[in-house]
RNA sequence: UUGAUCCUGGCUCAGAGCGAACGUUAGCGGCAGGCCUAACACAUGCAAGUCGCACGAGAAAAGGGCUUCGGCCCCUAGUAAAGUGGCGGACGGGUGAGGAACACGUGGGUAAUGUACCCCUCGGCGGGGGAUAACAGUCCGAAAGGAUUGCUAAUACCGCAUACGUCGGCAGUUGCCUUGGCAACUGCCGGGAAAGGUGGCCUCUUCAUGGAAGCUACCACCUGAGGAUCAUCCCGCGUCCCAUCAGCUUGUUGGUGAGGUAACGGCUCACCAAGGCUUAGACGGGUAGCUGGUCUGAGAGGAUGAUCAGCCACACUGGAACUGAGACACGGUCCAGACUCCUACGGGAGGCAGCAGUGGGGAAUAUUGGGCAAUGGGCGAAAGCCUGACCCAGCCAUGCCGCGUGAGUGAUGAAGGCCCUUGGGUCGUAAAGCUCUGUGGGGAGGGAAGAAAAUGCCUUGUCUAAUACAACGGGGACUUGACGGUACCUCCAAAGGAAGCGCCGGCUAACUCCGUGCCAGCAGCCGCGGUAAUACGGAGGGCGCAAGCGUUGUUCGGAAUUAUUGGGCGUAAAGCGCGCGUAGGCGGUUUGUUAAGUCGGGUGUGAAAGCCCUGGGCUCAACCCAGGAAGUGCAUUCGAAACUGGCAGACUUGAGUAUGGGAGAGGGUCGCGGAAUUCCCGGUGUAGAGGGAAUGCGUAGAUAUUGGGAGGAACACCAGUGGCGAAGGCGGUCACCUGGACGGGUACUGACGCUGAGGUGCGAAAGCGUGGGGAGCAAACAGGAUUAGAUACCCUGGUAGUCCACGCUGUAAACGUUGAACACUUGGUAUUGCGGGUAUCGACGCAGUUCCGAAGCUAACGCAUUAAGUGUUCCGCCUGGGGAGUACGGUCGCAAGGCUGAAACUCAAAGGAAUUGACGGGGGCCCGCACAAGCGGUGGAGCAUGUGGUUUAAUUCGACGCAACGCGAAGAACCUUACUUGGGUUUAAAUUGCAGCGCCAGCCCUAGAACUAAGAGGUCUUCUCUUCGGGGCCGGUGCGCAGGUGCUGCAUGGCUGUCGACAGCUCGUGUCGUGAGAUGUUGGAUUAAGUCCCGCAACGAGCGCAACCCUUGCCCUUAGUUGCCAUCACAUUUAGUUGGGCACUCUAGGGGGACUGCCGGCGUUAAGCUGGAGGAAGGUGGGGAUGACGUCAAGUCAUCAUGGCCCUUAUGCCCAGGGCUACACACGUGCUACAAUGGGCGGUACAAAGGGUUGCCAUCCCGCGAGGGCUAGCCAAUCCCAAAAAACCGCUCUCAGUUCGGAUUGGAGUCUGCAACUCGACUCCAUGAAGUUGGAAUCGCUAGUAAUCGCGGAUCAGCAUGCCGCGGUGAAUACGUUCCCGGGCCUUGUACACACCGCCCGUCACACCAUGGAAGUCAGCUGUACCGGAAGUCGGUGGACUAACCCGCAAGGGAGGUAGCCGCCUAUGGUAUGACUGGUGACUGGGGUGAAGUCGUAACAAGGUAGCCGUAGGGGAACCUGCGGCUGGAUCACCUUCC
Repeated sequence: UUGAUCCUGGCUCAGAGCGAACGUUAGCGGCAGGCCUAACACAUGCAAGUCGCACGAGAAAAGGGCUUCGGCCCCUAGUAAAGUGGCGGACGGGUGAGGAACACGUGGGUAAUGUACCCCUCGGCGGGGGAUAACAGUCCGAAAGGAUUGCUAAUACCGCAUACGUCGGCAGUUGCCUUGGCAACUGCCGGGAAAGGUGGCCUCUUCAUGGAAGCUACCACCUGAGGAUCAUCCCGCGUCCCAUCAGCUUGUUGGUGAGGUAACGGCUCACCAAGGCUUAGACGGGUAGCUGGUCUGAGAGGAUGAUCAGCCACACUGGAACUGAGACACGGUCCAGACUCCUACGGGAGGCAGCAGUGGGGAAUAUUGGGCAAUGGGCGAAAGCCUGACCCAGCCAUGCCGCGUGAGUGAUGAAGGCCCUUGGGUCGUAAAGCUCUGUGGGGAGGGAAGAAAAUGCCUUGUCUAAUACAACGGGGACUUGACGGUACCUCCAAAGGAAGCGCCGGCUAACUCCGUGCCAGCAGCCGCGGUAAUACGGAGGGCGCAAGCGUUGUUCGGAAUUAUUGGGCGUAAAGCGCGCGUAGGCGGUUUGUUAAGUCGGGUGUGAAAGCCCUGGGCUCAACCCAGGAAGUGCAUUCGAAACUGGCAGACUUGAGUAUGGGAGAGGGUCGCGGAAUUCCCGGUGUAGAGGGAAUGCGUAGAUAUUGGGAGGAACACCAGUGGCGAAGGCGGUCACCUGGACGGGUACUGACGCUGAGGUGCGAAAGCGUGGGGAGCAAACAGGAUUAGAUACCCUGGUAGUCCACGCUGUAAACGUUGAACACUUGGUAUUGCGGGUAUCGACGCAGUUCCGAAGCUAACGCAUUAAGUGUUCCGCCUGGGGAGUACGGUCGCAAGGCUGAAACUCAAAGGAAUUGACGGGGGCCCGCACAAGCGGUGGAGCAUGUGGUUUAAUUCGACGCAACGCGAAGAACCUUACUUGGGUUUAAAUUGCAGCGCCAGCCCUAGAACUAAGAGGUCUUCUCUUCGGGGCCGGUGCGCAGGUGCUGCAUGGCUGUCGACAGCUCGUGUCGUGAGAUGUUGGAUUAAGUCCCGCAACGAGCGCAACCCUUGCCCUUAGUUGCCAUCACAUUUAGUUGGGCACUCUAGGGGGACUGCCGGCGUUAAGCUGGAGGAAGGUGGGGAUGACGUCAAGUCAUCAUGGCCCUUAUGCCCAGGGCUACACACGUGCUACAAUGGGCGGUACAAAGGGUUGCCAUCCCGCGAGGGCUAGCCAAUCCCAAAAAACCGCUCUCAGUUCGGAUUGGAGUCUGCAACUCGACUCCAUGAAGUUGGAAUCGCUAGUAAUCGCGGAUCAGCAUGCCGCGGUGAAUACGUUCCCGGGCCUUGUACACACCGCCCGUCACACCAUGGAAGUCAGCUGUACCGGAAGUCGGUGGACUAACCCGCAAGGGAGGUAGCCGCCUAUGGUAUGACUGGUGACUGGGGUGAAGUCGUAACAAGGUAGCCGUAGGGGAACCUGCGGCUGGAUCACCUUCC
């Protein structure tokens, strides 16, 4: 996520952080931080020098002096600059490219090591020699630089002497620890050092002022020992991802010997052996500096490694060594390469990952600053010099912290804005005003404060021969500040110059108006926007934070969403198809021992900084300082011995063996048997048989029946939620071979056990290979049907295959969707096997197999001793949906394919269980003129009327399945009227307020179609109130406003239709359920009914049903006029007309009556049903009014009302004419007919209910008639409309387009009305159309009903076939609920909830996106083989050259060395061939997304052929078919079992 619910599960947000960036805004200060990208390239300057107390040599300018003007001298100055030499350039500073490694961290080791300067200490420092730079000259070169000749010094260099010790070799002794070495000692042999400088002194010696030697002090120097520091090496442990990297390795692993190193070592070499590493992850690939720490988190963890600190690595790229204590060296050397620069073209120079800075890259990161004053470093004896380390300043809101932008008072609740229900509310004490303050900013002044004390100098004491010197200690004076005139302090004036940003639909604090109208836009997720947007944009108001605020990115958190703490796997994702078993993990009882794990104590270490605590310093804080704690770790040592482990011993209960039993479709092999199908041969027999039909079969003899034969496959009944097996699976029967389980009793072994990564075996069906076999069935295929199509379902055939043998394949819904083992935890029932017992059936025990159920568990469903309960052990697996079990790679396979198994991209869901509905071509029960049974219609004709369409200037508008269409309209000639054409009008046709002005209306004439306009005339100044001012009324002007049948029925009220006269719809309390919800309302019986009764965790109640109301049907009573007339009477005119009466009818008031009340039967003794009696009426007597909760965004803004929007000289208003009445057509509703149950003519009856003063109108007269004239009566039980018609009695017509039918048309009239042309009704005469009972289809009706006949009323001047009523005559049929339609209740399935007019699948077409393959192509990285080989070390050689040493008088020789040459190794490079990775690629494969495309309808209901899984074949596509399997299939029946 859903209509709602619970769960699973992902996505998203709220928190904290940042070396940040971007947008916007910006007052101040303190403290920090500042190239995360191009380890890209770098102009310029600076960043490592110093020492004259190691050495030789040694200027110039300025200044002064002299001069013969050539110059010289002094000073500069033993200075500068350079050189030799020493020390330092291996530190400090930068960066994080590489590196997965002893690189780092931690703890150890070195009996395998080095160490300049420093400290301590033993001893020493004797005596010689030869050169060389600088310099001078010459030469080469553009330069860089070089060559050569000559001179010279040293703390430069080289012999010799001496040498405790040390080192090397040999021999030996002792002690100790132990890789066989260390330490000490003894003896012998051999190798091996040195340098001086400065200051002082004269006691001794010598020259004799004073020096030298010498002495002394300091600094140097040499050989050793020790220390400290620093460094190398080795080891244990820790240290990222990928197994789609599973095997790697030849100096490799070890040995011996040698070389090499400071040192161990295959570090290197020769020889020998064949080892070494690896699933506890070798090898390979990718990524990465590591750590203290930092961020987050409750913690465990996760992420990270800026600044600060420790270690490592690197210095343009690659290689190499030299020097040195230390380097294979950032500001050194050599070589190679790329790049840049200079060049005279010959050749040279360079390395900012030092500080600034530049270009470039980038979203993005600062000044070419000051100073060595402090801290630290190098050199020096020191002064001092150097120091882009460092200290400061500059830039940047980058962060943290602090401060300010004012405070108090102030109601008329000002103005203004916004909202408004028009009352008001709010901004809001906010402002103004009044009274104050002065942080910060500005001005002025102070402040040499603090940060600094050393060295040097003077002095004093000790040391000394010394008053030197030096060191140490004390005292004194002088001097030194980049920051900076800064911090801080005081004074002055003035509220003055100092607030923004985001948000306000929910999450999430904060709401209104306007604009917009699925547009513009917003959005973290859900989602807003289609004319009333708290979601867009603006405004007012509000909320939050604040010199910031938001956005983006990123990390942790929430996320128990990788689960150690702390998750799961029956159905949500997830148990391997099943065994055996290796490694590993885990393991029964008991004794002893050990001390690895475990527990406790001590010691060392765990750097500093940071975090935490305490205290202190900046006014506070941030920040800084001091102390403590902590650092859960590692190492070592001492101890404990319960538990785990090790070792040794014992035990029997786990496990197993032996023994004798019974059960079984367990497996394999060989035979045998009968039934059936098919085929072949024959007999009987004839026209069919098969199937829904057709194809196919059959007269050449089928089907049927019968006899014989052949062949293959499968084994009915028994047969069972029976049995066996690890699973797949196993079914006739006999024999043989063979596995396992179970029960019984006894004996034995003595933990031998459980699980099981890899491994290995078995493994349905389909499929593959080879060879057989082939009866039936049957993918493919063919034909026939069905169908819109039918590549299907159905039918007729039919091949692989199904069967056997031998191989392969290795998958299934291989399912109990439930891994294995062990233990524990109430029960009941059935069944199989064994035991037991017995004469049998039982009880009971063990092992299996079902069902129901307790606790418990579960999201629920459910599971429940055969667990999904409670625990233990081991294995496998899961982590949102799709992409996808796909691609690539690997591996297996003959193939099909299997196993392993991603990513990009995309969505905010996908899903489980249960609930309520709705639906089902699911089931059950029931109802209705629903069907059926009937009667009469519609659909055909003509006409009427409504609608659609068309037409028109307009044909005004609305209503559209039932539930629009004789509907709004109970009545369009004008009016109505809303439409159209034309004319006119603008405060208006009406109402009302204010201001100001005025007399106006009516009549006549003219113009005009009229409204109306203009003019003239006439009339009367008339109306009313008055406080006499004026007001009202009326007309016209202006301002507020009117008006609108203009839009929105999807903004609404009200009213109405419909489901539906259906029986339903709910609530309170209780109970059940985690919950949605359920119960009640279900069940049985019954009813028209949720009507009533019974039962029941329900008990009650409400709206509906029923009843109450009206009418009608019977009776009674009361009252009798206008009604009535039985009795009485009168008169006739025979009419209840009159007297009279109220009995009857009737009228209209009130009552009665019917309630299943009574009887029988049925039923549960109930409710009730049924029959009967009585009764006018009998089970609701008939009819009406009355319409539950709700549904349809149903209808109506054009009845009315109304929000919003729109028009305002027009969409308002007035008027005339036209239109709504049109007419190729289509539909609905009706009327009249088609005739004889009829038409026509004549005669004679019988109603009810209504209406009537602008009215109904009698009688009479006129007219054929419609009607006209005169007029009585009646405001109505009185008079009138008014004649009822069908009916009945006669006559006529005689089956025909008629004496049916009346349309249409011509003529003549009547009536209404201002007016019947468009466009009324009626009358008369004439005319006399279609039509002879109506296709498919369809409507109404169950009794006073249908059918048929007339009458009245509303509307209305007139106009009815419509509508609403009234009575007259008056039927037929209902077996029944199978079917159609609609509805109710229960139940079931569901992927539906806009609810089947639902949902939804695949191909195809289009667009976009990412991705696989691909002839190739490009690049990177790497392996192997070979070629070539710079510089350089090492080795060899060294005929050339050669100062020191040796021999030699010398010449020369020797020793040693050097160049050169050769060799090994080797960087860049080259050739060839592989592996891997990435980019691109014509074409191609599928995938995803999109809008309303196309084709079908596969799935969800029994989804219309149940679905799905595996496999094979086929097909546009979803899919179809075969074989085997599953239930995660509905329904009915049967069987079995349980309750």